[in-house]
RNA sequence: UCAUCGCGUGCGGGAGAGAAUCGCCGGGGCCCCGCGCCCCGGAGGUCGCCGAAGGCGCAACCGGCCCCCGGAAACGCUCAGGCACAAAGGGCCGCAUGCGACAG
Numbered sequence: 001u002c003a004u005c006g007c008g009u010g011c012g013g014g015a016g017a018g019a020a021u022c023g024c025c026g027g028g029g030c031c032c033c034g035c036g037c038c039c040c041g042g043a044g045g046u047c048g049c050c051g052a053a054g055g056c057g058c059a060a061c062c063g064g065c066c067c068c069c070g071g072a073a074a075c076g077c078u079c080a081g082g083c084a085c086a087a088a089g090g091g092c093c094g095c096a097u098g099c100g101a102c103a104g
């Protein structure tokens, strides 16, 4: 000084699926002043749905001490999370950069 790999940091990109329904709470508006109607927000119940935080599972294949055990994902599950736009989140990808490993 350079390629590769690992762990970070910053910036950029980054999908899917309900403006469902039921009451409750908070705020605002209207008014016939009724816990009446409408709007906004919040946390829940029910039903339907999505997969790309996290979590769980493993055919083939590989390894082992071989009836068994261990090992992956963008695959499967949907526990968690999410389901108008926006925002947030987002596996992963790109650029820059720091540290470490290995090799020249």
Base pairs, nucleotide, nucleotide: 004101005100006099007098008097009096010095011094012093013092018047020046021045022044024042025041026040027039028038029037030036048083049082050081054079055077056076057075061071062070063069064068
Glycine riboswitch aptamer from Rubritepida sp., 104 nucleotides, folded computationally. It was read from a public genome assembly, where an Rfam model found it. The prediction has a mean pLDDT of 75. Rfam family: Glycine riboswitch aptamer. Rfam links the family to the GO term glycine biosynthetic process.